[in-house]
Molecule: c-di-AMP riboswitch aptamer (ydaO/yuaA leader)
Organism: Planomicrobium soli
Formats: sequence, structure tokens, C1' cells
RNA sequence: UGCAUAUCUCGGCCUAAUCUUCUUGAUGAGGAACGGAGGAACCAAUCUAUUGGGGCUAAUUCUGUAUUUAUACAGGAAGGAUGAGAGCAACUCUUUCGCCAUCCUGCCCGUCAGCUAACUUCGUCGGCUAAAGCGAAGGAGGUC
Repeated sequence: UGCAUAUCUCGGCCUAAUCUUCUUGAUGAGGAACGGAGGAACCAAUCUAUUGGGGCUAAUUCUGUAUUUAUACAGGAAGGAUGAGAGCAACUCUUUCGCCAUCCUGCCCGUCAGCUAACUUCGUCGGCUAAAGCGAAGGAGGUC
């Protein structure tokens, strides 16, 4: 000096999964905010029936090959996420659209649940990142 790996901090990203108060400082008790479930009338349904049924999540489904019911691989459709900085008068934040690129499932209830006011109840985990495209149309706040 260069490369690779690991750790920490700051920043950024997915997700509802963040902020905050109290004291007995812990495997505690709350609040706000953001999410989920159950639950009338009316409406809907009347095929639920082990071929069980249902829920959370964007995460369902089709085709082909292999193969042993399963399952694995490849591709497509639907749905979802990211693309910093800079620039577009300036400061802070942010939305939508088009093209392009990359990536994309797991879990739960336990024979039972349509919608659903009041009401009841549960969650606030976990994971990733040092790399990064091009255009168009805006919005809010504060300042001058």
C1' cells in the first nucleotide's frame, strides 16, 4: 500500500414490530402509536359434511422434467420490496407514474369461527447492508 474476513459505531433497508412512564431494576407493571383475532342486527350463505374447515403474511397459482404418494429443479403469471447520494432556485421531509436491474415465504388454530356496532382479546419479534440506474409529474413544512 492492496485484498479478504470478523467485530463495533453511525447511517440506511424489510417487517405491525416503534417511542415513552414508573420502580421492586426484573423473566415486572403501564401509556401512546402501529398491527392481528373473536364477536349482533341487517345482508350473505344453506354442499359444512377427513376430500375436514379456518387464520396471519405481499408470498398464491400454472406449465414442464425427474420421481415413489410426497418431493426436487427450471420457467411463466399474479402479488410484494429495494435502487443511496446528486440533480430538478436554496433548507427539511415526502408522494405518484414509466422503463431497467436485483430479490421474494414461513407459521398457526385444532373439528371450530361469513360480515359484524357495543364489547372481548393478542403482538411489538426477527433479519439484512458498504453496494447502488434513467426519465416524468407533484405535495407539505419552515425560511427569505